[in-house]
RNA sequence: AGAUGAAUAGCUUAAUGGAAAAGCCUCCUGCUUCUAACAGGAAGAUUGAAAGUUCGACCCUUUCUUCAUCUA
Numbered sequence: 001a002g003a004u005g006a007a008u009a010g011c012u013u014a015a016u017g018g019a020a021a022a023g024c025c026u027c028c029u030g031c032u033u034c035u036a037a038c039a040g041g042a043a044g045a046u047u048g049a050a051a052g053u054u055c056g057a058c059c060c061u062u063u064c065u066u067c068a069u070c071u072a
Base pairs, nucleotide, nucleotide: 001071002070003069004068005067006066007065010024011023012022013021018055026042027041028040029039030038048064049063050062051061052060
């Protein structure tokens, strides 16, 4: 310098263009003599940034940022 891929909750991952789900973590409650485990519930995301297409974008297009891999 060129090519490819990734970026979503504190962490790890989902989500065929109809509007974001789960596990772990945290908190509350139940159970227990007390913890742990177990059971139930709650909170937690401007989907990396900015534009564009579309009635509608995590999803499609462009640019930028960061990271990883490959080639020279």

Description: Predicted 3D model of a 72-nucleotide RNA (transfer RNA) from a Chitinophagaceae bacterium. The prediction has a mean pLDDT of 82. Rfam family: tRNA. From the family's description: Transfer RNA (tRNA) molecules are approximately 80 nucleotides in length.